RNA sequence: GCAGGCUAGGCGGCCGCGGAGGCGUUGAUUGUCUUCGAGGAAAGUCCGGACAUCACAGGGCAGGGUGGUCUACAGAAAGACCCGGGGAAACCCGCGGGAAAGUGCCACAGAAACAAACCGCCUAUGCCAGCCGUCCCACGUGAACGGCUGGCAGGCAAGGGUGAAAUGGUGCGGUAAGAGCGCACCAGCGUCGCGGUGACGCGGCGGCUGGGUAAACCCCACUCGAUGCAAGACCAAACCGGACCGUUUGCAGGCUGCCCGCCAAGGUCCAGGUAGGUCGCUUAGAUGGAUGGUCGUCCACGACAGAAUCCGGCUUAUCGGCUUGC
RNA sequence: GCGGGAUUGGCCGAAUGGCUUAGGCGCUGGACUGUGAAUCCAGCCACGAGAGUUCGAUUCUCUCAUCUCGCCCCA
Numbered sequence: 001g002c003a004g005g006c007u008a009g010g011c012g013g014c015c016g017c018g019g020a021g022g023c024g025u026u027g028a029u030u031g032u033c034u035u036c037g038a039g040g041a042a043a044g045u046c047c048g049g050a051c052a053u054c055a056c057a058g059g060g061c062a063g064g065g066u067g068g069u070c071u072a073c074a075g076a077a078a079g080a081c082c083c084g085g086g087g088a089a090a091c092c093c094g095c096g097g098g099a100a101a102g103u104g105c106c107a108c109a110g111a112a113a114c115a116a117a118c119c120g121c122c123u124a125u126g127c128c129a130g131c132c133g134u135c136c137c138a139c140g141u142g143a144a145c146g147g148c149u150g151g152c153a154g155g156c157a158a159g160g161g162u163g164a165a166a167u168g169g170u171g172c173g174g175u176a177a178g179a180g181c182g183c184a185c186c187a188g189c190g191u192c193g194c195g196g197u198g199a200c201g202c203g204g205c206g207g208c209u210g211g212g213u214a215a216a217c218c219c220c221a222c223u224c225g226a227u228g229c230a231a232g233a234c235c236a237a238a239c240c241g242g243a244c245c246g247u248u249u250g251c252a253g254g255c256u257g258c259c260c261g262c263c264a265a266g267g268u269c270c271a272g273g274u275a276g277g278u279c280g281c282u283u284a285g286a287u288g289g290a291u292g293g294u295c296g297u298c299c300a301c302g303a304c305a306g307a308a309u310c311c312g313g314c315u316u317a318u319c320g321g322c323u324u325g326c
Numbered sequence: 327g328c329g330g331g332a333u334u335g336g337c338c339g340a341a342u343g344g345c346u347u348a349g350g351c352g353c354u355g356g357a358c359u360g361u362g363a364a365u366c367c368a369g370c371c372a373c374g375a376g377a378g379u380u381c382g383a384u385u386c387u388c389u390c391a392u393c394u395c396g397c398c399c400c401a
Stems, first nucleotide, its partner, number of pairs: 001326007009298007017037008039304001043315002046313005051228004063224005068081004082096001083094004097219002102217002104213003118160002120156003125153010135142001168186006187209002189206007232279004241270005299302001327397007336351003344381001352370006374390005
């Protein structure tokens, strides 16, 4: 220096808080004793599981998650590896499938951003013009041939220039000029053989040389039913409601009086499940929600921070100390 | 506790991954006026923080911070 593990001030006194238990006591209670009482992240809620309710013949679409390989798994965690990058090394980092299925985008600049030719290079090939020469006995405004110059068609992508990025790189050969056009080496791709369960590695062959972006849409493989403890279960006031009973007539109403009847009063039962309570809920465990304060002493002088159904992973915050291996 | 959304000057608020991030209110200075208001001209002031992807990020991805909304029952 690197990697892993453990710990998270210690001891004592006093006063308090919450849960459980024991003892004594009281009308209700209260007193006393014993014992237990936050974390590595309890946090963020980024994922998943248990659990609960609802839904569900089967299949598909949409949407979400995961993404090198193998083992096992609910799993992105773990173990062992592969590839790329970093480091002298131990080791660390990687949102690490596909850009040769398709679509989109690539501002400005630049000729061209994925198909192209601005400057430039060439005249081997074709056509035209000019000049010169050959040729025909000679002449000539020349049937033909040759040379030079220029232009057009055409060829090229070596060089220049633009850009983040320009059609593999370097060298030699080759050519009219050029070019994997040919060759050597290097990089990539494809294919064959061998090794490996596999990702992949090594070797041979083939000039095959296809821009970037998927943390753009998308494609591929695997996987996911929805909602979350404010889930949900049980008990259950008051008000409203339903069913049944409704003795007596002292009182009120319904056409004057009376009777019956109705409403109402009263009683019993029921449904629903609100207020509220209990459970869910925990060897910490509440729902007015506990784990604190102070003193003494020692040292390395004490960080980040506090449960709320439970568990696993990830991420973030964190003064330090101890220890193991390299 | 569980689940959504947002963050751009002093305030409101727009944006296709591409020039120095529009616009309005405001503020400052000037003009106009006897002065003020209104009006006109000019100017100032921003992408919540940190990483990453990309040639390039307000925008895409991740982490963090802050703010905000909803949940249960009856009707």
Molecule: RNase P RNA; transfer RNA
Organism: soil metagenome